[in-house]
RNA sequence: GGGUCCGUGGUCUAGUUGGUUAGGACGCCGCCUUCACGAGGCGGAGGUCAGCGGUUCGAAUCCGCUCGGACCCA
Numbered sequence: 001g002g003g004u005c006c007g008u009g010g011u012c013u014a015g016u017u018g019g020u021u022a023g024g025a026c027g028c029c030g031c032c033u034u035c036a037c038g039a040g041g042c043g044g045a046g047g048u049c050a051g052c053g054g055u056u057c058g059a060a061u062c063c064g065c066u067c068g069g070a071c072c073c074a
Stems, first nucleotide, its partner, number of pairs: 001073007010026004019057001028044005050066005
């Protein structure tokens, strides 16, 4: 330099033939329970879906560029 794949809360991820309010687990906070802790139950906060632009009535999803990561070729 060329190619392929990936980027979604603090962490790991589902959702990728465009259309409901982006769902789950762990973690965090509050309440119940316990003498207390843990476990368990209930509730809550936390995401501009890597960034910018485009297509569309509508984009996490499609297209282009950029950034970052992994792998392959040279």
Transfer RNA from Asbonarchaeum danakilense (SeqCode), 74 nucleotides, folded computationally. The organism belongs to Asbonarchaeum (SeqCode), within Archaea. The coordinates come from a structure-prediction model, not an experiment, and the mean pLDDT is 80. Its Rfam family is "tRNA". The family's RNA type in Rfam is transfer RNA.